The prediction has a mean pLDDT of 82.
This is a predicted structure of a 76-nucleotide RNA (transfer RNA) from an Armatimonadota bacterium.
Rfam family: tRNA. It is annotated as a transfer RNA. Rfam describes the family as follows. Transfer RNA (tRNA) molecules are approximately 80 nucleotides in length.
NCBI's taxonomy places the organism under Bacteria, Bacillati, Armatimonadota.
The sequence was found in a public genome assembly.
[in-house]
RNA sequence: GGCGGAGUGGCUCAGUGGUUAGAGCGAACGGCUCAUAAUCGUUAGGUCGUGGGUUCGACUCCCACCUCCGCUACCA
Numbered sequence: 001g002g003c004g005g006a007g008u009g010g011c012u013c014a015g016u017g018g019u020u021a022g023a024g025c026g027a028a029c030g031g032c033u034c035a036u037a038a039u040c041g042u043u044a045g046g047u048c049g050u051g052g053g054u055u056c057g058a059c060u061c062c063c064a065c066c067u068c069c070g071c072u073a074c075c076a
Base pairs, nucleotide, nucleotide: 001072002071003070004069005068006067007066010025011024012023013022018056027043028042029041030040031039049065050064051063052062053061
């Protein structure tokens, strides 16, 4: 350099055009307990990598770029 995959709460991931983006773990608070753990409940937490485009409508489709991972080629 080429090809492919990935980027969504703090972490791991789901959601692949249709009203207002979700789960588990974690965090804070509360219930339960003599207390702790376990468990139950509530709450907070997201520019959906960035910028454009298509569309009535985009996390989702298209283009460019950025970052990470894998494969591969060339040079040394």